This is a predicted structure of a 122-nucleotide RNA (FMN riboswitch aptamer (RFN element)) from uncultured Fructobacillus sp. Rfam family: FMN riboswitch aptamer (RFN element). Gene Ontology term of the family: FMN binding. Model confidence (mean pLDDT): 78 of 100.
RNA sequence: CUUCGGGGUCGGGUGCAAGUCCCAACCGGCGGUAAUUCAGCUUGACUGAUAAGCCCGUGACCUGCUUUUGCAGUUGAUUUGGUGAGAAUCCAAAGCCGACCGUACAGUCGGGUAUGAAGAAG
Repeated sequence: CUUCGGGGUCGGGUGCAAGUCCCAACCGGCGGUAAUUCAGCUUGACUGAUAAGCCCGUGACCUGCUUUUGCAGUUGAUUUGGUGAGAAUCCAAAGCCGACCGUACAGUCGGGUAUGAAGAAG
């Protein structure tokens, strides 16, 4: 420099009206960490790849400052059981979380945003 870079209300109830309430359904950015799985040959506690929304860090959003660039701050949620030498990542079960503005109260609709970015590949 170029390219890429976020998913999701089936079905039902109430109601004038709800993807917003209630029952139920569905979704999980990026990097790290691996006892899983795969591959390799040097056969090793090896190397490479590879499963975490709630473990660590980080982006978006929000707030303040700033001409710009940017800087600082804020920023959600997990337990129990199993195996084992060892597990917050494996197996099982039960839970929990999700910016702002709009609208019948929104993680999922519309909007700022065909933006921007953590980053990934070449």